A computed fold for a 526-nucleotide part of an RNA from an uncultured prokaryote, annotated as small-subunit ribosomal RNA, 5' domain.
Context: one part of a larger RNA
Formats: sequence, structure tokens, C1' cells
RNA sequence: GAUUGAACGCUGGCGGCAGGCCUAACACAUGCAAGUCGAGCGGUAACAGGGGAGCUUGCUCCUGCUGACGAGCGGCGGACGGGUGAGUAAUGCGUAGGAAUCUGCCCAACAGUGGGGGACAACUCGGAGAAAUCCGAGCUAAUACCGCAUAAUACCUGAAGGUUAAAACGGGGGAUCAUUAGGCCUCUCGCUGUUGGAUGAGCCUGCGUCGGAUUAGCUAGUUGGUGGGGGAAUGGCCCACCAAGGCGACGAUCCGUAGCUGGUCUGAGAGGAUGAUCAGCCACACUGGGACUGAGACACGGCCCAGACUCCUACGGGAGGCAGCAGUGGGGAAUAUUGGGCAAUGGGCGCAAGCCUGACCCAGCCAUGCCGCGUGUGUGAAGAAGGCCCUAGGGUUGUAAAGCACUUUAAGCAGGGAGGAAGGCUGUAAGGUUAAUACCCUUGCAGAUUGACGUUACCUGCAGAAUAAGCACCGGCUAACUCCGUGCCAGCAGCCGCGGUAAUACGGAGGGUGCAAGCGUUAAUC
Repeated sequence: GAUUGAACGCUGGCGGCAGGCCUAACACAUGCAAGUCGAGCGGUAACAGGGGAGCUUGCUCCUGCUGACGAGCGGCGGACGGGUGAGUAAUGCGUAGGAAUCUGCCCAACAGUGGGGGACAACUCGGAGAAAUCCGAGCUAAUACCGCAUAAUACCUGAAGGUUAAAACGGGGGAUCAUUAGGCCUCUCGCUGUUGGAUGAGCCUGCGUCGGAUUAGCUAGUUGGUGGGGGAAUGGCCCACCAAGGCGACGAUCCGUAGCUGGUCUGAGAGGAUGAUCAGCCACACUGGGACUGAGACACGGCCCAGACUCCUACGGGAGGCAGCAGUGGGGAAUAUUGGGCAAUGGGCGCAAGCCUGACCCAGCCAUGCCGCGUGUGUGAAGAAGGCCCUAGGGUUGUAAAGCACUUUAAGCAGGGAGGAAGGCUGUAAGGUUAAUACCCUUGCAGAUUGACGUUACCUGCAGAAUAAGCACCGGCUAACUCCGUGCCAGCAGCCGCGGUAAUACGGAGGGUGCAAGCGUUAAUC
């Protein structure tokens, strides 16, 4: 000099853009943070319509008929998104390669979607319990479950052969069948099998990746082989047997420290330091262990066991996990609101409308940083008054002020006012599909609409200099000097050093210098 996730002191007008627990991976009150689908299913607890009954004419009852929908069965999603950096010195990361693998949703292609069955919730009844919850009996549906049929370019193979699947729902409809339903036709979307792709994931290898030798030896599933088991897959991953190997001064093992990287800071560079925000990877989710489900987890807001802690209890037994967003206590020099909205972007579910989304978009707080703007402009010598200094003549503050003439940025008040909005809905035209001028899909046109921010940005008008300057320093380094007080005292200090009666170095004042909504100090890096 540059820099910072900074803190402290004094001071503080506005805006834009960023950032904001670095410490206790300490403990957490409360609310929210993952749901959705009725176009899979049986249904109807609540709400609102329709219909019916009763009447005390605005109430009651009945009815799933309709919109919808609590609880339940079922599907998909809770493995993403969000947080944190405890652990980890290599099962990690970075980079360059590799072969022995899996991959829901998505894309492409081929083939199929036939015919049956028995349950379990919900519900009803009964029972246990303070509760959490649980038990027994009975009824029932399905895209839940299970056989049968069909079966290859899939799997097994001894090459003869053998084995393996499915699910429907919804919209519309002319003949024809028909008892309402529907069969039948058609469309959309599902389902099953196989192959390929895309994406994601698992595995292996080379090289690189902090300090300590006052850590020199380490290792028995250890190193390799054979045969098996297991796994999606290679492999001591696991097991039986056999051999005695494997690593190490090119630093094994042990100890300490640490998430890694793109990057960031500094520097002419080489390098040094660092890893907040943003992005990629990894690890963790009260502590330790375990598996289940699933395409994917050994799963933050899932399960089981053990432990510590907290809470409820009728003492028999139960409940919980903010390193999600806010917020509280504690720790600390120190770090924010128990805010608004799903309008946009993205995600989950759904045919869609839509619902959910503390992701996200916004707002609030903080000079924490960077950037921009303002605190007025011109004129004005009687060089006013006052202050300070003085050789008492004067000098300086100083065009500074006052006065005069202007301007109105920003703040204030009033009015106007974009863009962020793409879509979705309704109607309609054309094309596609089709038996069809239904439905549905695509494209176009028209109409009414969708904004948290928001009193938005921006523009215009109004009034009036009106509302807006401090901080540090002035001995040398280092820009900037005098007076008074003090008297080796009080004090200053980054280094040299000042102070013991004339201190430009302490304290105050006048003046000056440097930065400026900041200025200094401290800490830290180069």
C1' cells in the first nucleotide's frame, strides 16, 4: 500500500447492488418447512347445491343425486430441493483414463393388454387402556394381491427342451345387440415384455493433494492362489483349504491439524495466504449400531435397538430430536424479522383446473462492504463583529459570514404511470384423428382475466436554502504551528523517542493538513 463474512470508539442525509453466528455439530418454547391424485377404489365425517318428508315458514329429518371431500385402501413423490462442516490426510477431492454393472419418470422401436379367484382396511359389533394405541368377530371394492392362458431377439440350458407378464380409468357415438348398466366402435392416457438411447448412480487404476523422525518398523483376512458364497457388478467383500507373503527413509505405521475443488486476497511475476457468499463433489442429521421399503437410502422433518437429555403419566406405560425458515436461552468482541407471496423461475402430484412448496421471489433490520448523489450556486471588503496571535503598528480566521440575486437534485407533499404476464379460461375458424360435421389434439383469432413487491421504477407539478459533516492527525519517518496549562507529575508512543519551568511530541484553544458519510483503532493475510 492492497484486502476482510470483521469488531470497537466518535459521527451519521439518501439511493442502488451485494453480504450478515467465523464462537457451543450447545440446548431448544411456538408456528410453518412434503405433499398430491375422486380421470385407481369402497365410500360420505364436514361444507354447499338439488330432490323428498314433516311442519312451530325457516327450522328438523331423509336421500351420494351433484359440486366436492374427513378418515381409509391404492399410486407417485417424501433418496430432490434446503442446512451444516463434526468426522475424513484418503473408502475423500482434482485431473486423466478404464471395464465387470444398475437406472423410476423421459425418448425411439417391436409385440401384447385374454380369462378367473380369494382376501385385507375403511365400516358395524364387542373388548383392553389415563393416554399412546391395541385385540377379537363379521361385511366389502380396486390400477392392492394370487393362480390359469399366451411367450421371444428375454432367462436357464445337458441344445432335446424348459421358465416367466399385464390393469384398467375417462371422453364421445351412427347403425346393430341390449333390462338400467353396458357390449360394440373410436379417441386420450395408462399397464406388461424386450431392445436401444438419454440422464443419474455404483466400481477400478495412474498422477497430484498439510505438519512432525523428540513417531522406524507396520501387518494374520494380513499378501497371493484354488474352490465356493454373496452382490446390480469386479474384488478377502465373506468363507474353506493351500502357500508365506504384503508395505516401508521415494517416509510405511503412529501423532497432530484439516472437508476438497472451481475460485478469492495479495504480488510485476514466481510465489505466499485462504476456501464466507456463488457453483461442482464428499460427509453428517441428538450419540452409537442395524436393517426394511424402494429404480434409487442403510433415509434431516421414516422404522427398530442401545445411550444421554427433555416432556406427559392414573406409575402400568408413553412422546421428542431446528447442522430447514423465523425465533428463544447460552457462549461470544460480534452477526438480522417468530414478515408478505406463490405474481415470476424451479420442483412434487394431477388429463387438467389446481393444490403444496420458509426452494424461490420480495419486503424488514444493520454505513458490514462496493458504487453513485446530496448537504447549495453566483455575487459580496465597511476586509464587520467575535475568537486567536502580536514587535500593539497590525496579522489571521476570511469571500468565510451578514447582505443581495438565483437554483431545487435528494428528502417532503400531490398527481400520472411502464415492465417483470408467459400462460391458464371461455367462444370460434382451420388442420389432424375418426364411421362421424361427437370427443380429443395442434395452430390461429376474439373476449373477459392472473402482480407479493407496490404509496414500484420512471415522469410531471408544488413550496422553500429550506431537512443533511464529521473523524483522525500536525517532532522525524509523514502533508500540516502558534499560545496557554502542566513541570520526569499528569500523560503520549508504530519505531526513534517526548515530559525534570519558555514542550511545534502531554492536556486545552486558535489555526492548519488529510480523508469524507464516514474517519480512526485493533485483529488478520500478502